[in-house]
RNA sequence: CCUCAACAACGGCAAACCGUCGGCAACGGCGGGACGCAAAACCUCCGGCCCGUCGCGUGCGGGUAGCGGGGUUACCGAA
Numbered sequence: 001c002c003u004c005a006a007c008a009a010c011g012g013c014a015a016a017c018c019g020u021c022g023g024c025a026a027c028g029g030c031g032g033g034a035c036g037c038a039a040a041a042c043c044u045c046c047g048g049c050c051c052g053u054c055g056c057g058u059g060c061g062g063g064u065a066g067c068g069g070g071g072u073u074a075c076c077g078a079a
Stems, first nucleotide, its partner, number of pairs: 012037002017032006035066001041072003045069003048064006
């Protein structure tokens, strides 16, 4: 320095649901709230799933990073 990661410590994020705003919708922002998370930090490149459009979809557009894979960065420090 790299991989994996225990015991602890400092902390961090925030599901469902509720309120409100945006959106055709999926869903997202903000506030409350915690199911959980050692990358639940960031990125749609690949797959999946969800929404919309199109006469149909093999097309196009959107969403999900807390569905996986992958990329980048990162606190503590035993085996």